Predicted 3D model of a 348-nucleotide part of an RNA (small-subunit ribosomal RNA, central domain) from an uncultured Sphingobacteriia bacterium. Its mean pLDDT, the model's own confidence on a scale to 100, is 81.

Context: one part of a larger RNA
RNA sequence: UUGGGUUUAAAGGGUGCGCAGGCGGAAUGAUAAGUCAGUGGUGAAAUCCUACAGCUUAACUGUAGAACUGCCAUUGAUACUAUUGUUCUUGAGUACAUUUGAAGUGGGCGGAAUGUGUCAUGUAGCGGUGAAAUGCUUAGAUAUGACACAGAACACCGAUCGCGAAGGCAGCUCACUAAGUUGUAACUGACGCUCAUGCCCGAAAAGCGUGGGGGAUCAAACAGGAUUAAAUACCCUGGUAGUCCACGCCGUAAACGAUGAUUACUCGAUGUGGGCGAUACACUGUCAGCGUCUAAGCGAAAGCAUUAAGUAAUCCACCUGGGGAGUACGGCCGCAAGGUUGAAACUC
Repeated sequence: UUGGGUUUAAAGGGUGCGCAGGCGGAAUGAUAAGUCAGUGGUGAAAUCCUACAGCUUAACUGUAGAACUGCCAUUGAUACUAUUGUUCUUGAGUACAUUUGAAGUGGGCGGAAUGUGUCAUGUAGCGGUGAAAUGCUUAGAUAUGACACAGAACACCGAUCGCGAAGGCAGCUCACUAAGUUGUAACUGACGCUCAUGCCCGAAAAGCGUGGGGGAUCAAACAGGAUUAAAUACCCUGGUAGUCCACGCCGUAAACGAUGAUUACUCGAUGUGGGCGAUACACUGUCAGCGUCUAAGCGAAAGCAUUAAGUAAUCCACCUGGGGAGUACGGCCGCAAGGUUGAAACUC
């Protein structure tokens, strides 16, 4: 390179938006660039191939033919692709109506729990464990009651539920913002799909910055008590960064459905949240979701199976034995931590 692959064997980018590029619905004309056909020119000779001939044969050589799959010009064809004109509505979008949700941002409010403080009652223990001890406590703890303050998280509802592009999102309420579904078929008339580079998000956790704020709980580090041969651990008592907020970075996760996006097609059964229609309380149709089981088919198998890993198409990303190694060097990014791109020697 051809070919083959990417749920679990190597391999889907963390997610989206989107320029270039690639690909692209139906009808009907024009052009004839691609495409196809004819003709002409050219395609040096040698080489290659075929036939015959010459050296005793062969290599070698000669003669003839074919070939030189190409390029140019010209005359035609017009199905497909392309360019262009006109038209269409089913793809896409808009409008109007309906409806849904823990979708987002900012504010206000609430109760339980926890901790602390003050007061009261009350007296000798409390706490913790496998058992203990460290620790707290007659300067009155633990427990009980009242009041106050603080910060963080929102029991029940709660679900195999719902929403969001992903990360993710849950007390109640207000304001603002975004999105989807369904119905009508009024409007536009292919306006679409995908997307290297690029840009946004990434509020999982952790980490960094600000002489920032806050600090209840939990808790790396650290200290002490145990355990043990040791115990730089598991267990216990404490406890600082951090955990929370604001602004700015970081840009990584088993960022997982370990399954890229879009479109079309391909048996059934059943559950569930939302809308619409008809009917009227018992069922049933339809649309876009979320689940379970199963047929064909697929698969190495496990399994997948209209939410495909089936049948096809388009575009992007990625893989090519294990280790060395996601390392070194260089580039780019970052305050740093580090991230990203990413080898080789050697070895099995």